[in-house]
Context: one part of a larger RNA
RNA sequence: ACCGGUGAGUUACGUUUUGUGGCGAGGUUAAGGCAUUCUGUGCCGCAGCCGCAGCGAAAGCGAGUCUGAACAGGGCGAAGCGAGUCGCAAGACGUAGACCCGAAACCAGGUGAGCUACCCAUGGGCAGGGUGAAGCGGGAGUAAAGCCCCGUGGAGGCCCGAACCUUCUUCAGUUGCAAAUGGAUUGGAUGACCUGUGGGUAGAGGUGAAAUGCCAAGCGAACCUGGCGAUAGCUGGUUCUCCCCGAAAUGCCUUUAGGGGCAGCGUUGCGGGAAACGACCGUGGAGGUAGGGCUCUGACUGGGUACGGGGGCGGACAGCCUACCAACCCCUAUCAAACCGCGAAUGCCACGGCCGAACCUGCGGCAGUGAGACUGUGGGGGAUAAGCUUCAUGGUCAAAAGGGAAACAGCCCAGACCGCCGGCUAAGGUCCCGAAAUUUCCGCUCAGUGGGAAAGGAAGUCCAGUCGCGCAGACAACCAGGAGGUUGGCUUAGAAGCAGCCAUCCUUGAAAGAGUGCGUAAUAGCUCACUGGUCGAGUGAUUGGGCGCCGACAAUUCAACGGGGCUCAAGCGGAAUACCGAAGCCGCGGAUCUGGCUCUCAGUUCGCUGGGGGUCAGGUGGUAGGGGAGCGUUCCGUUCAGCAGUGAAGGCGGACCCGCGAGGGCCGCUGGAGCGGACGGAAGUGAGAAUGCCGGU
Numbered sequence: 001a002c003c004g005g006u007g008a009g010u011u012a013c014g015u016u017u018u019g020u021g022g023c024g025a026g027g028u029u030a031a032g033g034c035a036u037u038c039u040g041u042g043c044c045g046c047a048g049c050c051g052c053a054g055c056g057a058a059a060g061c062g063a064g065u066c067u068g069a070a071c072a073g074g075g076c077g078a079a080g081c082g083a084g085u086c087g088c089a090a091g092a093c094g095u096a097g098a099c100c101c102g103a104a105a106c107c108a109g110g111u112g113a114g115c116u117a118c119c120c121a122u123g124g125g126c127a128g129g130g131u132g133a134a135g136c137g138g139g140a141g142u143a144a145a146g147c148c149c150c151g152u153g154g155a156g157g158c159c160c161g162a163a164c165c166u167u168c169u170u171c172a173g174u175u176g177c178a179a180a181u182g183g184a185u186u187g188g189a190u191g192a193c194c195u196g197u198g199g200g201u202a203g204a205g206g207u208g209a210a211a212u213g214c215c216a217a218g219c220g221a222a223c224c225u226g227g228c229g230a231u232a233g234c235u236g237g238u239u240c241u242c243c244c245c246g247a248a249a250u251g252c253c254u255u256u257a258g259g260g261g262c263a264g265c266g267u268u269g270c271g272g273g274a275a276a277c278g279a280c281c282g283u284g285g286a287g288g289u290a291g292g293g294c295u296c297u298g299a300c301u302g303g304g305u306a307c308g309g310g311g312g313c314g315g316a317c318a319g320c321c322u323a324c325c326a327a328c329c330c331c332u333a334u335c336a337a338a339c340c341g342c343g344a345a346u347g348c349c350a351c352g353g354c355c356g357a358a359c360c361u362g363c364g365g366c367a368g369u370g371a372g373a374c375u376g377u378g379g380g381g382g383a384u385a386a387g388c389u390u391c392a393u394g395g396u397c398a399a400a401a402g403g404g405a406a407a408c409a410g411c412c413c414a415g416a417c418c419g420c421c422g423g424c425u426a427a428g429g430u431c432c433c434g435a436a437a438u439u440u441c442c443g444c445u446c447a448g449u450g451g452g453a454a455a456g457g458a459a460g461u462c463c464a465g466u467c468g469c470g471c472a473g474a475c476a477a478c479c480a481g482g483a484g485g486u487u488g489g490c491u492u493a494g495a496a497g498c499a500g501c502c503a504u505c506c507u508u509g510a511a512a513g514a515g516u517g518c519g520u521a522a523u524a525g526c527u528c529a530c531u532g533g534u535c536g537a538g539u540g541a542u543u544g545g546g547c548g549c550c551g552a553c554a555a556u557u558c559a560a561c562g563g564g565g566c567u568c569a570a571g572c573g574g575a576a577u578a579c580c581g582a583a584g585c586c587g588c589g590g591a592u593c594u595g596g597c598u599c600u601c602a603g604u605u606c607g608c609u610g611g612g613g614g615u616c617a618g619g620u621g622g623u624a625g626g627g628g629a630g631c632g633u634u635c636c637g638u639u640c641a642g643c644a645g646u647g648a649a650g651g652c653g654g655a656c657c658c659g660c661g662a663g664g665g666c667c668g669c670u671g672g673a674g675c676g677g678a679c680g681g682a683a684g685u686g687a688g689a690a691u692g693c694c695g696g697u
Stems, first nucleotide, its partner, number of pairs: 001697006011096013026050003032044005054061002064076004099237002102234001106227006117201009126191001128160003131156001135152005164188002169184004203219001205215003212221001240630006250263005264369002266366008277356002280353006291342001292340002297336003302331003308325002310322004372397010402413003417590004422586003428580003431564003437577001439576006450566001456550002460547010477534005483507003488502003513528001517526002591620013631686001633683008642675002650670005656665003
């Protein structure tokens, strides 16, 4: 891992609701007893319980009673308007382990120091080498010593280094040789040393040269058994079929936030409603949002005027000056969630109309949900960030398959009862992959833009407009001129059109600046403005729009159209026709549910109720969840005077028959002794999942 087996809402008692049955103003027995065809049944048993009466705290009274002084008022009752009770079955809840498995833990009583920590008692062990303390002897020396020299001596948590103890580093090992080892290397090695044996300390504890270390391979509190099926608002799992309906992820409260209570939303039973409820239309309303606005509250641009202030002057004043600030007011131009003299669309309320298989509401049973997600729109928070967060309002997903978006819960189209080798469409598409137009007409784009991006930049190109110049010759190009006073004045070493400052006139003329740029030390030189000629038709400035260009850098080739590939397009804009395209719609057949009509059977209080058939219309996606109807397994009762060696159950196979299905038949082989149908009853009643459990391979 697979296969097989096993594996989870049970039982008792109680409460409540529903169904059904008995009796009914009553219903019912419990323990116990008697009988018996004997473990079942029948009959006693009337204690007790529920109901038939309530009110009061109670004594108590009683269709009333309590409060109260009350024959007052008021509260709760009675009357109008009597239904219960005991079984059986089912739903739910309560108490119990209460659907199953699962803790970390807590407590009690015991077992452990043969591992290890420390201690006690008693034993054992430490090759060899080195160093050479005290003391002592001798010598030298001294007044005597100290001191010095030589020797002797053999101290030390001394030195080197085996055994022994240890483990610093590294390699190997890592399903190992080994649940801590091996190789190399290291530290200690007469000591706080190592070690044998016997003994001691015990879990709310011991021991600890202290690491929360160790206390039998796992110790922040050992292990074993018990309390124990601890508890688990948590995770996982929870077994056959079909049919009907179908949510929520919100509000308030919560030692509450991943749990609950109530409400909301679902389902189901019995009633009530059609004036109710909902969509649409009409009429009438309330309101202060979007927008707009600046009267108010504030903010705020420039100007005018100017109270006041600052600064300067003034002997004190008076006053004067001011390129400073500046209230109010006027003109001008703006802003606001908490500004409004205005003010929509929607939505909301009321009434009326119309439509509706479409609901509203009361009382009961049973829930689930109370983590939501993205997207459009309106806001807050954030950074006018987030697949961000928090509200509101739609949608989808959740719980929705199908078609489109290459792929892609939340986007676009569209809601799958089943079948069909029929048709039409939606979104989206129609050159090939790949179903359908290489369709028609008019434009645009040359960037493979399309097929990723901004501020900004540019004689890209197309369209529309505005203003100039132009056959009395424009624009561009070419030829020629571009002069004189004058080197203007100043400045300067120089300043001559051309460093800088000031001025910027006059003349000749077709035209020519006291000079546009280059240039010189300064001149010179080149050139421009301006003018004539050659040429012969457009040329320049600017505004708006369409499509393009640059701006453009990411990590493994292409990798920013799904690919191929595409250029009067297979790109973009406009117009048109046809086609493709889904589980949508239509057609045909079938199933089931609900409603209408109708036939028939049974009952009937004649209103109708229940069962079956026909036909028409409509419905039939679905998680949590509610409701309904069934299949199968084991056992029991009744029945079939059922089946069976002429072959039961079980097993294997079948393309056959019945049922929507769970399943049930039939046939063949196998098997070799039991088994079934109908009706009813009772459950250890259905397996794929629980890192399930046991076994096999």